Predicted 3D model of a 266-nucleotide RNA (Bacterial large signal recognition particle RNA). Rfam family: Bacterial large signal recognition particle RNA. It is annotated as a non-coding RNA gene. Its Rfam clan is "SRP clan". Gene Ontology terms of the family: SRP-dependent cotranslational protein targeting to membrane, signal sequence recognition and signal recognition particle, plasma membrane targeting.
[in-house]
Order: sequence, then structure tokens, then C1' cells
RNA sequence: GCGGGUUAGGUGGGCCGUUGGGCGUGGCCUGUUAACCCCAAACCGUCCUUAUGGGGGGCUGAAGCCAACCUGAGGGUUGCCAUAUCUCUGGUAAGCCUAGGUUGUAUCUAAGAAGCCUCGCCCUAAGGGAUGCGUUAUUCUGUGAAUCGGGUCAGGCGGGGAACCGAGCAGCCCUAAGCAGGAUAGCGUAUGCUCUUAGGAUCCGGGGUGGAGAAAAAACCUGGGGACUGCCAUUGGUAUGGCUUCUCAAGGGUUGGCGCACCCGC
Repeated sequence: GCGGGUUAGGUGGGCCGUUGGGCGUGGCCUGUUAACCCCAAACCGUCCUUAUGGGGGGCUGAAGCCAACCUGAGGGUUGCCAUAUCUCUGGUAAGCCUAGGUUGUAUCUAAGAAGCCUCGCCCUAAGGGAUGCGUUAUUCUGUGAAUCGGGUCAGGCGGGGAACCGAGCAGCCCUAAGCAGGAUAGCGUAUGCUCUUAGGAUCCGGGGUGGAGAAAAAACCUGGGGACUGCCAUUGGUAUGGCUUCUCAAGGGUUGGCGCACCCGC
């Protein structure tokens, strides 16, 4: 030095999240292809600064390990800007709402426009009437008591020598409370009724006057409003992107250091 066998070692790293903290299970980045497989694990698993996972099975095998500098995917973080979106407040008034005007089209109009007067219709208030209902009082009619209301009381009953007397059922008549109905009066209430008076409204209809205009919609103009849409500014938040501060950092490059064991054979 080579070959065979064995053992220590190796079998990924990083950021975020989480934790008092380390690692793992989670998300992401990098990178390799034994950089492999299996089991359990977020009110979690295993550990405590010598923390950089626990258990089991494979592969590889002296392979490798460490430090400094450069570069650097990606992550975290500071600030600023842009865009989108939600939100607070204010403004504006294009849309929108509202009042008026201009124009005078459709349409109506000498079978008579606008305007004015009047009546009706409509609305409000007050008063009266009528009607309905309820209630109270009075009055009338009818009805109304097995017995405990009245009258008359057949028959029968009691008393009497008799005349007669007494109580009294049914029947008939009357009445009380009550019930039903009618009338009158009072009160309350209601009214798609009616009358009167006062006021209102001016859509519609009639009449009179008047004697030629009236005029929907649309368009335009002016004033007002600010609920909603839009626009502008503003408050706070969220998301995305860009730049930036600080920081961690896989991978890559350069340099240096440590380690390179045991057995057998040639």
C1' cells in the first nucleotide's frame, strides 16, 4: 500500500411558529437520493444549558468533524410609499328628491280656453232631529202560588136532637214577588241617516260671466335638500406589492485545524 472482517462514527441543515428554555411532531426554504423505513406525540412527546429529541429496524463505515472569511435561496423585523378593500367624519351636488320658471309638442278648446262668481260633491267643528242599542223609572196587558197568599168553597170531614155552625181538598176567581210584551219619560252611547250654522279644500260635475287660450310627458334653466349611489378629503384597520433598517441563515466557494481505530491475509 492492497483485500477481507469488526467497532466507534455518519445516516441532513436552516427560518417561522410553539416553549421559561432545547429538540421533535406542524408550515416554509435549501439540498441529497440509504438525506432510509416503522411506532407514539399540541390541554402533546422527550429533555434541562453537557438540554440540539424518545423507542425499534436497516444502510454505510474509518468514514468524517470543527473554525474563520466571501457569497447567498429563504424567513423574521423597523420605517416609508403605492394599490385594493372595510370603516369614522366632513365636503361636493353628477345621479337622486323637491319647488318654480322657459319652451309650447301630444292632447283639449268658438259644440266656448284661462281667470272670476255660484251651486253640488268632499272635509272639519258646533248644535238640533231621527233611528238603533243599553240602562233606570212610571204605567198598561198577559202570565204567575201542589202545601207554608186571599175569596168562594161541590163532594167528603168534625160538632149538634135539629136548625145550623166550624175547619177546609179539588175546581173556579183574584193577587204578591217574579217573568214576557207594549207605551211614555230620563240618562248613556252609536250612526255610510237628516237639518242648520261657521270654516276649509278647489280634484270632479252643473250654471253664470268672460272671449282665446290651456297644456301631460320630455328637454333646458334657477333655488333648496343631503337619505342612498358617485366623486374629493380625512380617521382607524386588513390584504398585496415595492424600497429600506437590523438580524437569523440553508446551499456554494476559499483557507486552516482535528481525527483516520482493532483483527487476519498478501